Notes
A computed fold for a 73-nucleotide RNA from Sphaerobolus stellatus SS14, annotated as transfer RNA. RNAcentral holds the sequence, with entries from ENA, GtRNAdb and Rfam. It matches the Rfam family "tRNA". Its family is annotated with triplet codon-amino acid adaptor activity in the Gene Ontology. The prediction has a mean pLDDT of 81. It is recorded under the gene name tRNA-Val-TAC-4-1.

RNA sequence: GUUCUUGUAGAUCAGUAGUUAGAUCGUUUGUCUUACACACAAAAGGUCGCAGGCCCGAAACCUGCCACGAACA
Numbered sequence: 001g002u003u004c005u006u007g008u009a010g011a012u013c014a015g016u017a018g019u020u021a022g023a024u025c026g027u028u029u030g031u032c033u034u035a036c037a038c039a040c041a042a043a044a045g046g047u048c049g050c051a052g053g054c055c056c057g058a059a060a061c062c063u064g065c066c067a068c069g070a071a072c073a
Stems, first nucleotide, its partner, number of pairs: 001072004006067002010025004027043005049065005
């Protein structure tokens, strides 16, 4: 340099065949306990890597760029 994969909550990931953004763990609060842990209940936490485009409507489709990684040279 070329090609390809991945980028979504604090972490690991799903959703990626366009029409409401989710799971588990973690965090916080409450119940329970002498207290902690466990268990149960609830809450917070996301400009879906960035910018633009198509569309009535984009995490998803198209283009460019950025970052991690792989193959080739």